[in-house]
């Protein structure tokens, strides 16, 4: 120095549910709250999954594709990085 396992302590992040803005919607943000997490730090490249505003098609009540919307607390890939034993 890698890889791999992995404990106290100190710090760290913060689900869900509730409250509020903002969005068409998923959903994100704040605040409150801890189910979790050693990368639950960063990144939407891949695949997955949610949404369907507009756009397309059908039907004219309505519906069927579609991401350029969203998610790294779905996985993988890319970067980054504290600490003790082994």
């Nucleotide at each position: 120095u890698u890889u791999a396992a992995c404990a106290c302590c100190u710090g760290g992040c913060a689900a869900a549910a509730c409250c509020a803005a903002u969005g068409a919607a998923a959903a994100u943000u704040g605040g409150c709250g801890a189910c979790g997490c050693a990368a639950a730090g960063c990144u939407a490249u891949u695949a997955g999954u949610c949404u369907a505003a507009g756009g397309c098609g059908a039907u004219u009540u309505u519906u069927g594709c579609u991401a350029u919307g969203a998610u790294u607390g779905u996985a993988a890939g890319g970067u980054u990085g504290c600490a003790a034993u082994u």
RNAcentral holds the sequence, with entries from Rfam and Ribocentre. This is a predicted structure of an 86-nucleotide RNA (c-di-GMP-I riboswitch aptamer) from Parasporobacterium paucivorans DSM 15970. The model forms 95% of the base pairs in the Rfam consensus. The source organism's lineage runs through Bacteria, Bacillota, Clostridia, Parasporobacterium and Parasporobacterium paucivorans. RNAcentral records the identical sequence in 2 taxa. The prediction has a mean pLDDT of 77.